[in-house]
RNA sequence: GCUGGGGUAGUUCAGUUGGUUAGAACGCUGGAUUGUGGAUCCAGAGGUCGGGAGUUCGAGUCUCCCCCCCAGUA
Repeated sequence: GCUGGGGUAGUUCAGUUGGUUAGAACGCUGGAUUGUGGAUCCAGAGGUCGGGAGUUCGAGUCUCCCCCCCAGUA
């Protein structure tokens, strides 16, 4: 350089043929429980969906450009 896969919450990941509120688990915060902690239960915070542009009534999802990571290849 080329080919393929990937980038979504602090972490690991899901997200259906593009369809109307962006989710799960763990973690974090508060509360209940406990002599304290852990475990358990309840509630909550936390996201420019890598960046930009385009298509569309509507984009995490489709198209184009750019950045980053992984694998293969020379």
Model confidence (mean pLDDT): 80 of 100. Transfer RNA from a Candidatus Zixiibacteriota bacterium, 74 nucleotides, folded computationally. RNAcentral holds the sequence, with entries from ENA. Lineage of the source: Bacteria > Pseudomonadati > Candidatus Zixiibacteriota.